[in-house]
RNA sequence: GGGCGAUUAGCUCAGUUGGUUAGAGCACUAAACUGAUAAUUUAGGGGUCGGUGGUUCGAGUCCACCAUCGCCCACCA
Numbered sequence: 001g002g003g004c005g006a007u008u009a010g011c012u013c014a015g016u017u018g019g020u021u022a023g024a025g026c027a028c029u030a031a032a033c034u035g036a037u038a039a040u041u042u043a044g045g046g047g048u049c050g051g052u053g054g055u056u057c058g059a060g061u062c063c064a065c066c067a068u069c070g071c072c073c074a075c076c077a
Base pairs, nucleotide, nucleotide: 001073002072003071004070005069006068007067010026011025012024013023019057028044029043030042031041032040050066051065052064053063054062
C1' cells in the first nucleotide's frame, strides 16, 4: 500500500426485507428471605447503536469519509 471483518448498556453478545417502544445474559441498585452473608425471588436504573455527513416519509440496519481493533496478501529494510 491492497483486500476482508468488527465497533449496539459497565462486560459478553442478539437485532429478520429499513417501519411503529432498541433487547438478552452477567454485573449494578432496592426490597423480601436470613442472626448475618451468600444463594434465591421480585422490582428498578443504565444506550441516542464508534464519529461526521448523505440517501429516504422513515436508518442500529443502506452509501461515503474518518477513527480504533483484528485477520490475510504485497512491498521496503
Description: Transfer RNA from a Patescibacteria group bacterium, 77 nucleotides, folded computationally. The RNAcentral record of the sequence draws on ENA. The prediction has a mean pLDDT of 81. It matches the Rfam family "tRNA". From the family's description: Transfer RNA (tRNA) molecules are approximately 80 nucleotides in length. The family's RNA type in Rfam is transfer RNA. Rfam links the family to the GO term triplet codon-amino acid adaptor activity. The source organism's lineage runs through Bacteria and Bacteria candidate phyla.